[in-house]
Context: one part of a larger RNA
RNA sequence: UGACGGGGGCCCGCACAAGCGGUGGAGCAUGUGGUUUAAUUCGAUGCAACGCGAAAAACCUUACCUGGGCUCGAAAUGUUAUGGAAUACGAUAGAGAUAUCGUAGUUCUUCGGAACUGUAAUAUAGGUGCUGCAUGGCUGUCGUCAGCUCGUGUCGUGAGAUGUCGGGUUAAGUCCCAUAACGAGCGCAACCCCUGUCUUUAGUUGCCAGCAUUCAGUUGGGCACUCUAAAGAGACUGCCGACGUUAAGUCGGAGGAAGGUGGGGAUGACGUCAAGUCCUCAUGGCCUUUAUGUCCAGGGCUACACACGUGCUACAAUGGUCGGUACAAAGGGCUGCUACACAGCGAUGUGAUGCUAAUCUCUAAAAACCGAUCUCAGUUCGGAUUGAAGUCUGCAACUCGACUUCAUGAAGCUGGAUUCGCUAGUAAUCGCGCAUCAGCAAUGGCGCGGUGAAUACGUUCCCGGGCCUUGCACA
Repeated sequence: UGACGGGGGCCCGCACAAGCGGUGGAGCAUGUGGUUUAAUUCGAUGCAACGCGAAAAACCUUACCUGGGCUCGAAAUGUUAUGGAAUACGAUAGAGAUAUCGUAGUUCUUCGGAACUGUAAUAUAGGUGCUGCAUGGCUGUCGUCAGCUCGUGUCGUGAGAUGUCGGGUUAAGUCCCAUAACGAGCGCAACCCCUGUCUUUAGUUGCCAGCAUUCAGUUGGGCACUCUAAAGAGACUGCCGACGUUAAGUCGGAGGAAGGUGGGGAUGACGUCAAGUCCUCAUGGCCUUUAUGUCCAGGGCUACACACGUGCUACAAUGGUCGGUACAAAGGGCUGCUACACAGCGAUGUGAUGCUAAUCUCUAAAAACCGAUCUCAGUUCGGAUUGAAGUCUGCAACUCGACUUCAUGAAGCUGGAUUCGCUAGUAAUCGCGCAUCAGCAAUGGCGCGGUGAAUACGUUCCCGGGCCUUGCACA
């Protein structure tokens, strides 16, 4: 100087408390451990691994296993020798890779050769092989915590100290005052984006107040309004009062759509964990080279006495079922989204229409509301499991897809110790969309809106953190 203390002081944080809803019990989905296996590819392992890499494992992917092939190689750059245009189509054998055969074809040229390609040789290729404890890059974490440092000066023999401490204040090393310090940098804040109010500009595909018209903003007409999307305005403790050191600021008030960082996002200092990643990529070293490379078929990654994590659905009446009826936002669409009609109980099929989209379409929002029914039961709760018949995608749904219909109708009556999330348009609850994608194991992920709470006395205690101080057998 740090680190540490079941030392002290001050202060924060859904850290506790106060509340609301979960987890732990059940069934299923998914990931992991373990076990099994020819293989169940590899990595991630307290917080910070375990719906993680994977924003899609039937083949492919695929790295694993079994078997069948290739060895200048599936792809790249040269050199030498030698042959042939390249290429297209068909047949046979085979699981296919591949092999053999046949047919068509005979390029450009300055006649040296060029492009493409077969064979042989060579320099080399290749490796998701090892080492993340050789590395770059990227990322997690403490933590969006308020810290981390430097120049000059001063103090100390020196390591170092001071500044950065103290009194206030703040979300903040934020600002003020004081001060052997005076300044500065990286962080904080602001500048950026979305959202909340208004104005101007602009009205088609959007909108409709008044006029006409229609089943319908449908059409004429209009751009007031809504909305769209560009530019501006607006909030700064600016104004008033109280408190405060005449300060920083705090509390209350006015005006205002919004008030003291308005709400949300992006943004992550010096560093810590030899944290993670050599399987995104790049890369040193090592290893391999008729194999640890590469092609193919099939299998596996989907196994299952069990254990754990994360979720979904429930156990019901604030509910289930049936009928009627209303209101979103944000996204996607040409190998695409599909209106409408017909067929089918349905998944879907057939015909057909519009749209490269503020125009057409996915698109029905659901919970809510109105009415009917069920009357507390393992039930008209719950839907696992299983049987049968089908639909769709795709060479192909046996291992191993999703969906539909009929039948079946398991556990489960609110869950021990424990443990998690959340402070407001939040929790809870309800549906909608997108990426990946032929299809889909999505209950996951990322977004969008609808309905919409309760509670916070307080900081004694648990956890994590910041500042000052003290002890120290630690570095």